[in-house]
A computed fold for a 365-nucleotide RNA from a Pseudomonadota bacterium, annotated as Bacterial RNase P class A.
Its Rfam family is "Bacterial RNase P class A". From the family's description: Ribonuclease P (RNase P) is a ubiquitous endoribonuclease, found in archaea, bacteria and eukarya as well as chloroplasts and mitochondria.
Of the family's consensus pairs, 92% are formed in the model.
A source record names the gene rnpB.
Its mean pLDDT, the model's own confidence on a scale to 100, is 77.
The RNAcentral record of the sequence draws on ENA.

RNA sequence: CAGGUUGACUGAGCGGUCGCUGUCGGGGGUGGUUCGCCAUCUCCGAUAGAGGAAAGUCCGCGCUCCACAGGGCACGGUGCUGGCUAACGGCCAGGCGGGGCAACCCGACGGAACAGUGCAACAGAGAAGCAGAUUGCGGGGGAUCGCCUGCGGGCGUCCCACGCGAGGGUGAAACGGUGGUGUAAGAGACCACCAGCGCGGGCAGUGAUGCACGCGGCUGGGCAAACCCCACCGGGAGCAACGCCAAGCAGGCGCAAUGGGGCGGCCCGUCCCGCGCCGGGUAGGCGGCUGGAGGCACAUGGUAACGUGUGUCGCAGAGAAAUGAUCGCAUAAAACAGAACGCGGCUUACGGGUCAACCUGGAUG
Numbered sequence: 001c002a003g004g005u006u007g008a009c010u011g012a013g014c015g016g017u018c019g020c021u022g023u024c025g026g027g028g029g030u031g032g033u034u035c036g037c038c039a040u041c042u043c044c045g046a047u048a049g050a051g052g053a054a055a056g057u058c059c060g061c062g063c064u065c066c067a068c069a070g071g072g073c074a075c076g077g078u079g080c081u082g083g084c085u086a087a088c089g090g091c092c093a094g095g096c097g098g099g100g101c102a103a104c105c106c107g108a109c110g111g112a113a114c115a116g117u118g119c120a121a122c123a124g125a126g127a128a129g130c131a132g133a134u135u136g137c138g139g140g141g142g143a144u145c146g147c148c149u150g151c152g153g154g155c156g157u158c159c160c161a162c163g164c165g166a167g168g169g170u171g172a173a174a175c176g177g178u179g180g181u182g183u184a185a186g187a188g189a190c191c192a193c194c195a196g197c198g199c200g201g202g203c204a205g206u207g208a209u210g211c212a213c214g215c216g217g218c219u220g221g222g223c224a225a226a227c228c229c230c231a232c233c234g235g236g237a238g239c240a241a242c243g244c245c246a247a248g249c250a251g252g253c254g255c256a257a258u259g260g261g262g263c264g265g266c267c268c269g270u271c272c273c274g275c276g277c278c279g280g281g282u283a284g285g286c287g288g289c290u291g292g293a294g295g296c297a298c299a300u301g302g303u304a305a306c307g308u309g310u311g312u313c314g315c316a317g318a319g320a321a322a323u324g325a326u327c328g329c330a331u332a333a334a335a336c337a338g339a340a341c342g343c344g345g346c347u348u349a350c351g352g353g354u355c356a357a358c359c360u361g362g363a364u365g
Base pairs, nucleotide, nucleotide: 001361002360003359004358005357006356007355008354009353010352013329014328015327016326017325018324020049021048022047023046024045025044026043027042028041029040030039031038032037051336055347056346058345059344060343061342062341063238064237065236066235075234076233077232078231079230080094081093082092083091084090095109096107097106098105099104110229111228116227117226118223119222135167136164137163138162140160141159142158143157145156146155147154148153176194177193178192179191180190181189195219197216198215199214200213202211203210204209242287243286244285245284251278252277253276254275255274259273260272261271262270263269294313295312296311297310298309299308300307301306
């Protein structure tokens, strides 16, 4: 320098003008009042105002209400080992398998058992049962067949059953591989080595597992994101949860035409008419609502995820729903996309830019 791998960060700044929402302070109006204030509207000023994914709503929790003696069945989920965590299907570290020259990436990765069942498209003769004869190899028998003959027979062709599991062929997969012995031809039938499986103890490791060894029969294999078996986990619904206040209408109780209410206070006058209380609760209002498994810095334990301690910060909270528009610096302003109870993850989308570590190749000193 080129190509690549992994991780972290950023997600446009400043200024002018006009707007929107919350909070705080001040002024004014209206309503209520136990005269302390409270509610609401408006004006002025100050201050704060979307994300790395706010998204999908796929997991796990908090919170709220409902249900709930205990045990089992059923159903659903998870699935190598150790750790982290409030919890998880998440994260970290390790093991094993696969991919890559490498950095590194990917993996639902428990169990195929003297537990059971099931499945294997197409092709192929045959697909799990100690299988299968299409081509083929082999010896035997037969033929009114053909050729040769030294007349004994030999070779070929066709037919018949039989032996075989080697060679060809099909397939993702054909019932260990290579070499030899053996045989009519063959075959773990037998032998040597290798691979794989099972059993046994040894060493290392918390463990998954690894290393070396002995024995065995020689191999009946694959699929459990197929049923199933094993281990562990799991009540339901969700902020339109839920709690509080509470018009009108209906209801209950009490009082009452000598009553009650309006006409700014009183009297007269006049007009209207039942009035008061109660519980549940609709409309409506208020809360839940953002101080939390919180952010940042430092120290410290740990390989790490993460934990502990100290200090510090205050960081949207609406309820038809605010966070916008425009101009300039400036030649360009852009991607995916917007909170609605909160939190931890995963997944998906994303224009441009920055940094760090590592790998491979090349060049130069």